[in-house]
Context: one part of a larger RNA
RNA sequence: CUGGGCGUAAAGGGCGUGUAGGCGGCCCUUUAAGUUGGCUGUGAAAUCUCCCGGCUCAACCGGGAGGGGUCAGCCAAUACUGAAGGGCUAGAGGGCAGCAGAGGAAGGUGGAAUUCCCGGUGUAGCAGUGGAAUGCGUAGAUAUCGGGAGGAACACCAGUGGCGAAGGCGGCCUUCUGGGCUGCCCCUGACGCUGAGGCGCGAAGGCGUGGGGAGCAAAGUGGAUUAGAUACCCACGUAGUCCACGCAAUAAACGGUGGAUACUAGGUAUAGGGGGUAUCGACCCCCUCUGUGCCGAAGCUAACGCUUUAAGUAUCCCGCCUGGGGACUACGGCCGCAAGGUUAAAACUC
Numbered sequence: 001c002u003g004g005g006c007g008u009a010a011a012g013g014g015c016g017u018g019u020a021g022g023c024g025g026c027c028c029u030u031u032a033a034g035u036u037g038g039c040u041g042u043g044a045a046a047u048c049u050c051c052c053g054g055c056u057c058a059a060c061c062g063g064g065a066g067g068g069g070u071c072a073g074c075c076a077a078u079a080c081u082g083a084a085g086g087g088c089u090a091g092a093g094g095g096c097a098g099c100a101g102a103g104g105a106a107g108g109u110g111g112a113a114u115u116c117c118c119g120g121u122g123u124a125g126c127a128g129u130g131g132a133a134u135g136c137g138u139a140g141a142u143a144u145c146g147g148g149a150g151g152a153a154c155a156c157c158a159g160u161g162g163c164g165a166a167g168g169c170g171g172c173c174u175u176c177u178g179g180g181c182u183g184c185c186c187c188u189g190a191c192g193c194u195g196a197g198g199c200g201c202g203a204a205g206g207c208g209u210g211g212g213g214a215g216c217a218a219a220g221u222g223g224a225u226u227a228g229a230u231a232c233c234c235a236c237g238u239a240g241u242c243c244a245c246g247c248a249a250u251a252a253a254c255g256g257u258g259g260a261u262a263c264u265a266g267g268u269a270u271a272g273g274g275g276g277u278a279u280c281g282a283c284c285c286c287c288u289c290u291g292u293g294c295c296g297a298a299g300c301u302a303a304c305g306c307u308u309u310a311a312g313u314a315u316c317c318c319g320c321c322u323g324g325g326g327a328c329u330a331c332g333g334c335c336g337c338a339a340g341g342u343u344a345a346a347a348c349u350c
Base pairs, nucleotide, nucleotide: 003322004321005320006319007304008303012318014201015200016199017198021194022193023192025088026087027086028085029084030083031082033081034080035077036076037075038074039073040072041071048066049065050064051063052062053061054060091191092188093187094186095184096183097182098181099180103177104176105175106174107173108172109171110154115149116148117147118146119145120144121143125136126135162169163168206247207246208245209244210243211242215241216240220236221235222234223233258317259316260315261314262313263312266295267294268293269292270291271290272289273288274287275286276285299306300305323350324349325348332343333342334341335340
């Protein structure tokens, strides 16, 4: 080196983009590097296998033959791979015409509600709980009406729905902008797949500077509960939650399932297109492409279950695992303002 694996037993990188590399559609011609055959040379001895012989046998030793593996040269073969040239359109990309969408960024704007402030009415309670108390209220609260301020989030629509690579995305309007799907089959002509490093994105919480601060609320304070109660419950309440810019880079970042391609019964629902049928027309019905679910056959699986959205059948590329603890640790490196992140052992022990 060769093995077996990765939904739940150890194991899929959080996600993308892409460098090197690996792998790569159909047809023809050339070449002959890989590949295959032959010949020659080389392949020391010992060792190995077979035969014969020598120590009384064997080990051991002697002789002969053979084999193995390697390389070089020459000759030949040309299916496959490679290389060179030419062609093709089924992969991929583009064009044209349509379509849906909480995809992203910026700016603007609306109503409901909470809180606070001002004014009116009004009077003794309000709030809260299992029950209470702390708390608020005669300096007039709660309730109710009118006016105002400010911040954050967008009820219904709403879906078992949609979009996005993932994280994630939900009032309305405008601007800028990415991707996808369908139809035509017009153009290019393998331009493809994957992707070590690299680069970018990356919930919440956290950090820096400056704003903002309604509600909520780590920490903190008080009231309860309790044997205690550094909790659960209640009243307050600061960071934070929000915005701008810059860091940080983690997660049960989960479908616990890497990406791509091809193939392998069906049924049903739903979302977005196209075609047919039908009709005055919209429905209905049938076919088809793409997505999202459920059920299920063959097959697979330790079982659970998965099943055209595979965990089935195959190929290509990447990542990862190799008993439990020690240890998502130590040391060192790299990164970070810090918190810490990343890479990652050993002794010892069962």